[in-house]
RNA sequence: GAUUUCCUUCGGGGCUGGGUGAAAAUCCCGACCGGCGGUGAUGAGGCUGCGCCUCUUAGUCCGUGACCCGUUUUUCAUAUGGAUAACGGUGGAUUUGGUGAAAUUCCAAAGCCGACAGUGAAAGUCUGGAUGGGAGAAGGAAACA
Repeated sequence: GAUUUCCUUCGGGGCUGGGUGAAAAUCCCGACCGGCGGUGAUGAGGCUGCGCCUCUUAGUCCGUGACCCGUUUUUCAUAUGGAUAACGGUGGAUUUGGUGAAAUUCCAAAGCCGACAGUGAAAGUCUGGAUGGGAGAAGGAAACA
């Protein structure tokens, strides 16, 4: 110094406003929220001397996780099946103007999107699976050069 393996810890936010109604944090008006990695012309700092380094910058770009479905592995169960691991599938949303050499990332404006199950009434925000899982992040150990 990079890679591999292992260990530990961490790893999601948001309707207490109003209307209708027998009933709605589910409808209507209004309010609010934005996982993880990448890219990046923003911003800050440092070195140096005009280039480089560090931190930071996208819900809607690229990729990805949760949910759901399938195949296979191992395993439990008398059994429909349950659990487990790997792989595959499914899975939402942006334009206009400005600046500029260059922006779906900056600035301005107006939009749009948000698993499944439940519910006196249809849910991104309530309750539940979930004290779960997880992309990944940080730290540590060993091996290797």
Predicted 3D model of a 145-nucleotide RNA (FMN riboswitch aptamer (RFN element)) from Falsibacillus albus. The source organism's lineage runs through Bacteria, Bacillota, Bacilli, Caryophanales and Falsibacillus.